This is a predicted structure of a 105-nucleotide RNA (Glycine riboswitch aptamer) from Novosphingobium beihaiensis. The sequence was found by an Rfam model in a public genome assembly.
[in-house]
């Protein structure tokens, strides 16, 4: 110097499923009652709870497949612990980068 592998960075793309129901701290209110304390409507609403559902952070299992054999590695399958069911936001995953260093050639 030339190529390559997995990685970090940066840009882009990138599924699915409830803006769900119930208590409800607090709070607001040109609503209705009371002289008022303050009851009651109404929206918001930190927290608690229940039912439905998804699968692509992450985790867990299977084991085609790579491995001579042991170790080992192994899926977008399966399971939903967790995460997640408007948008945004996260997304495995995939594509490009004038971008980092490694390793091999």
């Nucleotide at each position: 110097c030339u190529g390559g592998c997995a990685c970090a960075c940066g840009c882009g793309g990138g599924a699915g499923a409830g803006a769900c129901c119930u208590c409800g701290c607090u709070g607001a209110u040109u609503c209705g009652g009371g002289c008022a304390a303050c009851c009651g409507g109404u929206c918001a609403a930190a927290g608690a709870g229940g039912c439905g559902c998804c699968g692509a952070a992450g985790g867990a299992g299977c084991a085609a497949c790579c491995g001579c054999c042991c170790c080992g590695g192994a899926a977008u399958c399966u399971c939903u612990c967790a995460g997640g069911c408007a948008a945004a936001a996260g997304g495995a995953c995939c594509g490009c980068g004038c971008a980092g260093g490694g390793c091999c050639u």